[in-house]
A computed fold for a 301-nucleotide RNA from a Chloroflexota bacterium, annotated as Bacterial RNase P class A. Its mean pLDDT, the model's own confidence on a scale to 100, is 78. NCBI's taxonomy places the organism under Bacteria, Bacillati, Chloroflexota. It matches the Rfam family "Bacterial RNase P class A". It is annotated as a ribozyme. The model forms 98% of the base pairs in the Rfam consensus. It was read from a public genome assembly, where an Rfam model found it.

Order: sequence, then C1' cells, then structure tokens
RNA sequence: CGAGCAGGUCCGACGGUCGCGGCGCCGCAAGGCGUCGAGGAAAGUCGGGGCUCCGCAGGGCACGCUAGCGGGUAACACCCGUCCGCCGCGAGGCGAGGACCAGCGCCACAGUGACGAUGCCGCCGCGAGGCGGAGUGAAACGCGGCAAGCUCUAGCGGGAGCAAGAUCGAAUAGGGGGACGAUGGCGUGGCCCGCGCCGUCCCCGGGUCGAUCGCACGAGCCGGAGGGUGACCUUCGGCCGAGAGAGAUGACCGUCACCCCGCAAGGGGGACAGGACCCCGCUUAUGGAUCUGCUCGGCCA
Repeated sequence: CGAGCAGGUCCGACGGUCGCGGCGCCGCAAGGCGUCGAGGAAAGUCGGGGCUCCGCAGGGCACGCUAGCGGGUAACACCCGUCCGCCGCGAGGCGAGGACCAGCGCCACAGUGACGAUGCCGCCGCGAGGCGGAGUGAAACGCGGCAAGCUCUAGCGGGAGCAAGAUCGAAUAGGGGGACGAUGGCGUGGCCCGCGCCGUCCCCGGGUCGAUCGCACGAGCCGGAGGGUGACCUUCGGCCGAGAGAGAUGACCGUCACCCCGCAAGGGGGACAGGACCCCGCUUAUGGAUCUGCUCGGCCA
C1' cells in the first nucleotide's frame, strides 16, 4: 500500500416563520406562555416473556418445541465458552450434533442381487450348503448409509389475548320458538379422569355500539469501580427523553457538519424507511461516515 475477517458508534445539529399532538400554568371563553415529541430496523408477527382474564391452571393422553457438554438470562429455537464435524492459505464462518440390534421405510442408474438379496468361475461337501474370486457400484456374503424419513429416548410447554380487561353512564322487548335436563348440562383449542356450579346451548327479533382507565418509572437509560476468557453479574452516582384514538412533527429560509464534482468560486446530494400495551431476541430491507483488533499478499528499511 492492497485485499479480507470480527466487533463497536453515529444516522444530522442550531436559529427563525407558519402549521400539528401531549403535559404544566394563566384565562369565563376564544386563546396565550413554557416544555417535550419516532427507528436501527419502528418492518415480519417468527420465538420468549411481563401483564390481563378464564379458572382446581390437579393428573394424563394427544399435540408442539428443543437435542454434544458447561454457563448467561425473567425466559427462549436467543447469547457466551468449549468439544467434534465441514468450508476457508488464514483471521474466521457454518452446524442437520442423543438412538439405525425397538420397529417400519428409502438407497436412482449400473449390476445377478441393495435385505431375511447371488447369474458366472474356482475350492470343500454324497447332498443341502459353505468359502473365495472376477465384475457393477457411493455402498455387496456386511452389527452399510439416511432419523432435515416415520419413529424411539430425554427435557420443556394450561388456554386465550390490549379488539386482553376494569369502571361509569345510557337505552331496549325480562320478546318469540326449539334442544338437553341430574343416568343431565356448563366450566376459553381436542379427549379422559378428578373437581366446581345448577342450569346450559341454538335460531329469529330488539337496544347500545358513549366516556374514563388500562397508556408508560421500566427485567429502563447513562457513567464510574470491582469480578469474569466471555455472554454477563455486583455495587455506587446521575437521568426521566411520544402516548395518539381513523390515529400527531409537514412545509419554507439561513448557518454549520457529512458525501460527490471542481484549481477555486461555486453547484449538487443523502439508502431502507415511521409507533399503537411494553420489553428481550431472531429474521428481512438497507446508504454513508468513523473507530478498534486481527489475517493474507506486496514493497521499503
């Protein structure tokens, strides 16, 4: 200097004008002032939970998920370390990682034959049959291969989900018909047992589809110290950063920062893309800038 591998950070800032949403204060009100206001993936809805309700959620079957060993975490199919296997010169990357004598199934073509399987040649044998060879093939007289084939083993798993749910208010038709009915019906995926309740379910028709909460202080964020190979843990100090409700930040101007062209002046420009209960991951899409460590190659000293 070039080519790579792994990890981290940022994703505009400041000021002004008009226009939006929350909160606080003032005001009878209109409104005024102040302050705050999208992402690293907010995406997919895949996984795990927190939370809410059902409610013996107790036991079991079925079903689903995981699969070397150890650790982290609230938990996981996630993350870390390590063993083994594969790929790469290497830094590194990937992982389908328990069981094939519990059983079943599959192995194209070639080949006699791919499982209770054998045409040809040679040897042994009275014979049944046995042994060896050539040949085909990934694999042939074998405790072969495949379980990311079914399955078996071990472990884990109640269900439904913020349109969960709670409170208040309002209105109507306590209307009509049917089924089961204690040897019964119902109890939030299916089935059985147990337990609980005494009614439950279906069809037609009618009323209300309003308001508040849930709704952001959380497994939260930032920094220091200590422990650990690491994921991470402990402790101390500091901070409070959208909460809409058919669903909010858009437009313009100026300055600066960044990228590209240009000697300069100056000009141009920025990918993927926006919440809806919240968090932790995974996956997918994606542009630019920057930092650290490591590997390989070349050159110089």